[in-house]
RNA sequence: CAAGUAGGACAGGCAAUCGCGGUCCGCGUAAGCGGAGUGAGGAAAGUCCGGGCUUCACAGGGCAGGAUGCCGGAUAACGUCCGGUGGAGGUGACUCCAAGGCCAGUGCAACAGAGAUAUACCGCCGGCCUCACGGCCGGUAAGGGUGGAAAGGCAGUGUAAGAGACUACCGCCCGCCUGGUAACAGGCGGGGCACAUGUAAACCCCAUCCGAAGCAAGACCAAGCAGAAGCAUAUGGCGGCCCGUCAGCUUCAGGUAGGUCGCUUGAGCGCGCCGGCGACGGCGCGCCUGGAUAGAUGAUUGUCCACGACAGAACCCGGCUUAUCGUCCUGCUUGCUGU
Numbered sequence: 001c002a003a004g005u006a007g008g009a010c011a012g013g014c015a016a017u018c019g020c021g022g023u024c025c026g027c028g029u030a031a032g033c034g035g036a037g038u039g040a041g042g043a044a045a046g047u048c049c050g051g052g053c054u055u056c057a058c059a060g061g062g063c064a065g066g067a068u069g070c071c072g073g074a075u076a077a078c079g080u081c082c083g084g085u086g087g088a089g090g091u092g093a094c095u096c097c098a099a100g101g102c103c104a105g106u107g108c109a110a111c112a113g114a115g116a117u118a119u120a121c122c123g124c125c126g127g128c129c130u131c132a133c134g135g136c137c138g139g140u141a142a143g144g145g146u147g148g149a150a151a152g153g154c155a156g157u158g159u160a161a162g163a164g165a166c167u168a169c170c171g172c173c174c175g176c177c178u179g180g181u182a183a184c185a186g187g188c189g190g191g192g193c194a195c196a197u198g199u200a201a202a203c204c205c206c207a208u209c210c211g212a213a214g215c216a217a218g219a220c221c222a223a224g225c226a227g228a229a230g231c232a233u234a235u236g237g238c239g240g241c242c243c244g245u246c247a248g249c250u251u252c253a254g255g256u257a258g259g260u261c262g263c264u265u266g267a268g269c270g271c272g273c274c275g276g277c278g279a280c281g282g283c284g285c286g287c288c289u290g291g292a293u294a295g296a297u298g299a300u301u302g303u304c305c306a307c308g309a310c311a312g313a314a315c316c317c318g319g320c321u322u323a324u325c326g327u328c329c330u331g332c333u334u335g336c337u338g339u
Base pairs, nucleotide, nucleotide: 001335002334003333004332005331006330007329008328009327010326012304013303014302015301016300017299018298020039021038023036024035025034026033027032041310045321046320048319049318050317051316052315053214054213055212056211065210066209067208068207069206070084071083072082073081074080085099086097087096088095089094100205101204105203106202107199108198109197121144122143123140124139125138126137127136128135129134152170153169155167156166157165171193172191173190174189175188176187177186178185179184218261219260220259221258227252228251229250230249231248235247236246237245238244268287269286270285271284272283273282274281275280305308
């Protein structure tokens, strides 16, 4: 310098004017006016997981259903993250993996092929028949052919030809030892390898976890209408009285309109130190950073540049996934060149 790889930061800047939502201050009985200060994101998105919070349900247990699935750790929790193991890809930095169980059972395996869990099509070998071509019977999975897959691979011994039939190496299974918290790794010994294939993001089995609904959750205050009770030798009308009824007044319950809360100080953010490989945790100091309810966060002008992507909070957090013009920083890898 080029190509790559991992992680992080930013997401047009400045100024003026007008406008909008909260907050605080001042004035005002109030409506409101004035001033100060503040006002979207890395994904606010998809709503796919997990939790807080709220209401309902709930003795305990089970069924059904769903999710997860190597080991250890982090966390409020997780399907997330971190560190490992094993496997796959890459020269490498590094990246990716739903990675338990098909000797519990059931299912599926198109086409091709003789045969798909069992087989003799070609070939090879032996026997019998035939003058011969060839035919029949038997052996054989080493070779050919089909297929994703044809009874561990490969070499040798062996044999009529062959075959784990036997032997070495590799693979597989079993046992023991060593290291490791563990997944697992290494070593030694044994078994000739079996009920003989694959498939569980096929049903299923095993283990672990999960009560349901969601801020239009929910809590509180509460007009009006309707409802209940009371009104006295002490309310009024229905001709006097009683009952009844209508009205009035008082009280009460429920709760509509409406209002208040929930609502943003929080598993918070920044810096420093400490523990840890790390995710993360602890301590100290500092900071306050949207809260609307028809729903604010905008517009115009000037100027500069690299000419500005995806996109707009509605209870709040932790993740995942998806979208995104570009700019900058750091670690590392490979190749080339120079000193």
Model confidence (mean pLDDT): 76 of 100. The RNA shown here (Bacterial RNase P class A) has 339 nucleotides. The model forms 94% of the base pairs in the Rfam consensus. Rfam family: Bacterial RNase P class A. It is annotated as a ribozyme. Gene Ontology terms of the family: tRNA processing, ribonuclease P activity and dimeric ribonuclease P complex. The sequence was found by an Rfam model in a public genome assembly.